[in-house]
Molecule: FMN riboswitch aptamer (RFN element)
Organism: Aeromicrobium terrae
RNA sequence: UCGCGUGCACAGGGGUCGGUGAAAUUCCGAGCCGGCGGUGACAGUCCGCGACCCGAGUCCAGCUUGCUGGACGAGGUUGAACCGGUGGAACUCCGGUACCGACGGUCAGAGUCCGGAUGGGAUGCGCACGCGU
Numbered sequence: 001u002c003g004c005g006u007g008c009a010c011a012g013g014g015g016u017c018g019g020u021g022a023a024a025u026u027c028c029g030a031g032c033c034g035g036c037g038g039u040g041a042c043a044g045u046c047c048g049c050g051a052c053c054c055g056a057g058u059c060c061a062g063c064u065u066g067c068u069g070g071a072c073g074a075g076g077u078u079g080a081a082c083c084g085g086u087g088g089a090a091c092u093c094c095g096g097u098a099c100c101g102a103c104g105g106u107c108a109g110a111g112u113c114c115g116g117a118u119g120g121g122a123u124g125c126g127c128a129c130g131c132g133u
Base pairs, nucleotide, nucleotide: 002132003131004130005129006128007127008126010124016030017029018028019027031112032111033101034100035049036048037047038046044099045098053076054075057072058071059070060069061068062067063066081097082096083095084094085093103115104114105113
């Protein structure tokens, strides 16, 4: 220097306004927001990953002995973009016009409010220790 292993730390946004109404940050109008890796050129909408959701099975605990709770978890599901221009190359840039956004809660229906979440975590970066080369 490189590789492997273990541990630790960091790691997602919209801090709205007006209208109607008994009541809406949920409807209507106008705004605002977009994790990580890849992709011959930069991506919320192309490909993949994570989280949320479902979950075979394994292990642990309790006592009501077959039920309850917890941890891990293979696997599964999971939304949305086109046209024109430039160019060697762009559904990624520029112009135009669109579209999407889990679950529970709420005196009216939520991407934006509250909650699970002081959680989880892809992945990127950093630090420490050990082993090997």